[in-house]
RNA sequence: CUCCGUUAAGGGCAAGCUCUCCGAAAGGGGAUGCGCGCAAAGCCAUGGGUCUAAGGCUCCGGUGGCCCGAGUAGCUUCCCUGGGCUUACCGGGGCUAAGAUCGCCAGGCUGCCGGG
Numbered sequence: 001c002u003c004c005g006u007u008a009a010g011g012g013c014a015a016g017c018u019c020u021c022c023g024a025a026a027g028g029g030g031a032u033g034c035g036c037g038c039a040a041a042g043c044c045a046u047g048g049g050u051c052u053a054a055g056g057c058u059c060c061g062g063u064g065g066c067c068c069g070a071g072u073a074g075c076u077u078c079c080c081u082g083g084g085c086u087u088a089c090c091g092g093g094g095c096u097a098a099g100a101u102c103g104c105c106a107g108g109c110u111g112c113c114g115g116g
Stems, first nucleotide, its partner, number of pairs: 002116004012038002016034002018031005036103001042109003046106003049101003055096009064086005071079001
């Protein structure tokens, strides 16, 4: 320098559960104990995958508003009913990452012990 991790030693990390904080969510930080597991489960979201969808785009429904036509009546309003439009408000569907995941994979950087 490089390859390997079956065995040893001393250590390291920590899924999930509980509490708490951040976040729209996915997810993340901290604490306690236990310990699913890990030889890079140390670091980097660069490529792919996956998760989420606040915001954005779009569609549908409702409410409200405006307009047109018609009926009864007729001075008008109100009321009923058909149609159209809609900056707005409410609810729902779809798409979307600039959000997240390195304990999904690849790639990059660094590293303990032992052995060849």

Model confidence (mean pLDDT): 77 of 100. c-di-GMP-I riboswitch aptamer from Thermanaeromonas toyohensis, 116 nucleotides, folded computationally. Of the family's consensus pairs, 95% are formed in the model. Taxonomically the source falls in Thermanaeromonas (Bacteria, Bacillati, Clostridia, Neomoorellales). The sequence is in RNAcentral, with records from Rfam and Ribocentre.